[in-house]
RNA sequence: CAGGAAACAAGGCAAACCCGUCGUGAGGCGGGGACGCAAAGCCACGGGACUCUCCGAGUCGGCCGGGUUGCCGAA
Numbered sequence: 001c002a003g004g005a006a007a008c009a010a011g012g013c014a015a016a017c018c019c020g021u022c023g024u025g026a027g028g029c030g031g032g033g034a035c036g037c038a039a040a041g042c043c044a045c046g047g048g049a050c051u052c053u054c055c056g057a058g059u060c061g062g063c064c065g066g067g068u069u070g071c072c073g074a075a
Base pairs, nucleotide, nucleotide: 012037013036017032018031019030020029021028022027035062041068042067043066045065046064047063048060049059050058051057052056
């Protein structure tokens, strides 16, 4: 220096559900709320699942893989 996953420290994110709002819808956004998460930060590149005004277009990154960035830093 790199990797690594424990501990420590700073903390961070936010499932289900409820309210409001946008959308045909999957779902998104804001507030509440926490099931959980070492990337549960970002990216629709591949697979997968889902939706529709359907053969095309979209949604899901907290389904899996991949890319990229970040905190601490033992064996």

c-di-GMP-I riboswitch aptamer from an uncultured Acidimicrobiaceae bacterium, 75 nucleotides, folded computationally. Of the family's consensus pairs, 94% are formed in the model.